[in-house]
This record gives sequence, C1' cells and structure tokens, in this order.
RNA sequence: GUGGAUAUAGCUCAAUAGGUAGAGCAACUGUAUGUGGCACAGUGGGUUCCCUGUUCGAUUCAGGGUAUCCUCC
Repeated sequence: GUGGAUAUAGCUCAAUAGGUAGAGCAACUGUAUGUGGCACAGUGGGUUCCCUGUUCGAUUCAGGGUAUCCUCC
C1' cells in the first nucleotide's frame, strides 16, 4: 500500500429495521457479622473515539479522520 473488523460506565459487553443507553463484575452506602469475607437491598458513575452532514429526532444512516486488530502484497 489492498481488503475487512472494532471503538458505548473503571473492566467485559448489550442496545435493528433511527425514538431520550442498559446488564454483569468492580466502587460506595445500608442490613447482617465480634472483625472481614459471603449473602441481601440500594446508590453513584456515560460529551456512545473525533469532525461534518441527513433528519422533528442519530450509538444506529452518509462522508472524512484517528487508534487497535486481522488478511493479502
């Protein structure tokens, strides 16, 4: 250089024919326990990689870019 995939919470990942983003783990609080762990209940945490466009409305569609991975050369 060619073709393709991925980017969403601290981590691992969901979110379909576009309609105000969730789960598990982790963190914190509470109950319980002599303390801790386990268990149960709850809380907080997001500029959905960046820019632009389409649309009443974009994680989702279009264009460009960045990073990582894979294939071919």
This is a predicted structure of a 73-nucleotide RNA (transfer RNA) from a bacterium. Its Rfam family is "tRNA". The family's RNA type in Rfam is transfer RNA. Gene Ontology term of the family: triplet codon-amino acid adaptor activity.